Overview: The RNA shown here (THF (Tetrahydrofolate) riboswitch aptamer) has 98 nucleotides. It was read from a public genome assembly, where an Rfam model found it. Its Rfam family is "THF (Tetrahydrofolate) riboswitch aptamer". Rfam describes the family as follows. Tetrahydrofolate (THF) riboswitch was first reported for Ames et al. as an RNA motif in 5' untranslated (5'-UTR)regions of folate transport and biosynthesis genes in Firmicutes genomes. The coordinates come from a structure-prediction model, not an experiment, and the mean pLDDT is 75.

[in-house]
RNA sequence: GGCAGAGUAGAACUGCACGUGUAAAAGUGCCGGAAAGACGGGGAGUUGCUUUUCGGACGAAGGGGAGACCCGCAAUGUGCAAUUCGCAUCCCGCUGCC
Numbered sequence: 001g002g003c004a005g006a007g008u009a010g011a012a013c014u015g016c017a018c019g020u021g022u023a024a025a026a027g028u029g030c031c032g033g034a035a036a037g038a039c040g041g042g043g044a045g046u047u048g049c050u051u052u053u054c055g056g057a058c059g060a061a062g063g064g065g066a067g068a069c070c071c072g073c074a075a076u077g078u079g080c081a082a083u084u085c086g087c088a089u090c091c092c093g094c095u096g097c098c
Base pairs, nucleotide, nucleotide: 001098002097003096004095005094010085011084012083014081015080016079017078018077019076020074021073022072030056031055032054033053034052035051036050037049041092042091043090044089062071063070064069
């Protein structure tokens, strides 16, 4: 110098456990604004990502039981586990081979 590769945050999905809401508007998702944060080992870093917050439209399924509770419903919350994907991008570095 050439070729190949590894690793992060995190994301998706499945399972398990424990919860929340179930009729006035929760939560998720959607649209717009603001602020903050993170983004392989180092540096830079977005129009992308995440979180918080404000506004808007939309919007849940109840049923059984004497009862304890049980069966449901919601793009429902948190935790754990498995699988898959995965530095936006640029420069350098790391590993293997030549």